The RNA shown here (Bacterial RNase P class A) has 355 nucleotides and comes from a sheep gut metagenome. It matches the Rfam family "Bacterial RNase P class A". The family's RNA type in Rfam is ribozyme.

Parts: sequence; C1' cells; structure tokens
RNA sequence: GAGACUGUCGCGGGUCGGGAAAGCCGACGCGAGGAAAGUCGGGACAGCACAGAGCACCAUACUUCCUAACGGGAAGGUGUCCGAAAGGGCAACAGCAAGUGCCACAGAAAAUUACCGCCUGUCUUUCAACAGGUAAGGGUGAAAACGUGAGGUAAGAGCUCACGCGCCAUCUGGCGACACGAUGGUGGGGUAAACCUUAUGGGCUGCAAGACCAAGUAAGAAGAUGCUGAUCCGCAAGGACCGAAAGGGCUGCUCGCCUGAGUCUUUUGGGUAGGUUGCUUGAGCCUGCGGGUGACCGUAGGCCUAGAGAAAUGACAGUCGCCCCGCAAGGGGAACAGAAUCCCGCUUACCACUC
Repeated sequence: GAGACUGUCGCGGGUCGGGAAAGCCGACGCGAGGAAAGUCGGGACAGCACAGAGCACCAUACUUCCUAACGGGAAGGUGUCCGAAAGGGCAACAGCAAGUGCCACAGAAAAUUACCGCCUGUCUUUCAACAGGUAAGGGUGAAAACGUGAGGUAAGAGCUCACGCGCCAUCUGGCGACACGAUGGUGGGGUAAACCUUAUGGGCUGCAAGACCAAGUAAGAAGAUGCUGAUCCGCAAGGACCGAAAGGGCUGCUCGCCUGAGUCUUUUGGGUAGGUUGCUUGAGCCUGCGGGUGACCGUAGGCCUAGAGAAAUGACAGUCGCCCCGCAAGGGGAACAGAAUCCCGCUUACCACUC
C1' cells in the first nucleotide's frame, strides 16, 4: 500500500417512505487488509479461582526513555564483524574473582600439576640412582597457572621493582549503562545455549467468554374428573378369570369393533431449540499547531468508517493512470491475499512505487 472515474447487472446489513401484510416495491447511505495471514508476545473485556507469605515451576536479563502493556519500539553504552574512512551490520550483552560439575584428542598434569629440564644434598669425582627444591626453558594442546624487562636466588618463583593488563574500592564526568585519568588493594585457565546464584515478572480459561428472555418435550406440585364390581386360588402379600368404564385408536360424523387406568386444566424451578445482548464510539481516524534527537506526547477543528452469525463485500464494459516489450502503430501485465469481540506489536507473504 496501486488504482481512479463512469455505465449496466447483482449481493449483505441499515435508515426512511409506500403497502393490510409479505421472503413485496422504491429512495438514500454504508459494505475487507497492509498484511484481514501465522495465532507468536502484550493488553482491554468476561467468567472461575484467590487471606498473607514462602518453596517449586516458567519466562525475562546492558542502560535510560516511550507505552494501557509487552519478550515491542526509540535513543544510547559495551563487545564483535565489514570498511581506507565516513559509516553500517550483528549480539543467547547479569554472575564462573559464590558453590558444584565438566573440559574430546594429545599431554606428566585441564587446576592443590611436574614428563624432559634446572638446582641442592647423599654416595668416592663424573655417569647413574635416591631424597628434596623449583616452575625460567623444552614438549603436548583450542587452552598450561598474569605479560615483558630488570633485580634477586643454589636454581627459581609477583619473591621484589618498573611498565602493561584484568578485577575491586575511592575520587572525577555522565540520570544511567559506562568512560578517562589518579590513588590504594589484588593476580583469578575456560565453560552458566552446565547445574546453579542474583534480580524482575508470571493464577487459569477465552466472545463457542459471559448476561437476559424463553417454545416444545420430560419431571415436580395443585385442582377437576373416571374406574376401583362379581367369582375363584392363597394365612397374607398377591394372582387368575369375567365384566364396567372416562379417555385413546380404526376415515370428518353416527353406529360398530379394538384397547383400556388414567385423562384434562393450571402452575413451579431449571433449561434445549430459538431470540435479544455482549457488538463495535474506540488506548479511534484525518488535518493543523506546539513540545521532544527520537519512540511518542499535548492541543484545536473535523469525521463516524462492516458487524454477519457459516458468513455479503461481486461481475462485465469503457476512459484515464501505472509497469513491461516495441522507432511507431500496437500488444501484454497488475501481486500477496478475504473481516468473525476489539486494540497495540512482532513475524511471514507480495505486484508496483519511493528513499
């Protein structure tokens, strides 16, 4: 965020009018996006849960600011990479100088090291051996116990000193991350995309949330109405059989036949279908002005801009504009993609244009 305008036809809501009414007719007005996408982060709203605190678990991790909030953004710091520079890219950028663990191969040793070497002593001198000291040199390795030089020493060693580096503290500058220098202390291998520690944050579920109304059916309650008779069996409970019956069924009515203990009315709470709501006026959009390096904020004026409920938002034609090919005439092309409670971000997709 790429199409604009006109015409014809069509679709979904809304408002108004006509009409007794309709699924009818007419008029007016509105009707997809920058990503409506992925459903990744954050919030609004809603229901449930919840005294307070702690542990566990999860997430985040330089600073300040912006914001409703964020794991987002802005401006910076530090590190690193590219570049001659200007400048730009990237960062899983809290802490291994808290504890524990781990560090392939090689190597004596991967962190209370000692293979070769160096030095001292013992033995008779050397060699060798043994005991002790040492960590400068060699060797291994991605990495070997701060680096270089000097002093020192039996040989050596931050053991001492100078310079350098790292860390800590104070001073200085900065809101801060941090930076430069000075002074003092200190010397520590790497690894937290190892456990862990520190700090901060985190309840769960989503509009199919939730709220209201409410047929039919079933259930409860109340009232009305119908039958409840004879015989037999049985101690009884109960059973068998014959009948009577309101009601029901067989074609709308009458008769008839079958069936037969219920039937009818009212009402209750819950609640299904269905309906209403939530629902689109909002952390809103546009323009101007002001503030801020910026993200963003303030203010004035204007605007109302889908709200369906399985889903409408479309098709065709013409003109203009855009891109490509072509000298021209002319020809060709236009993507990614479709709202479903709303908003802020991030990510991904893409024709064209701009920087």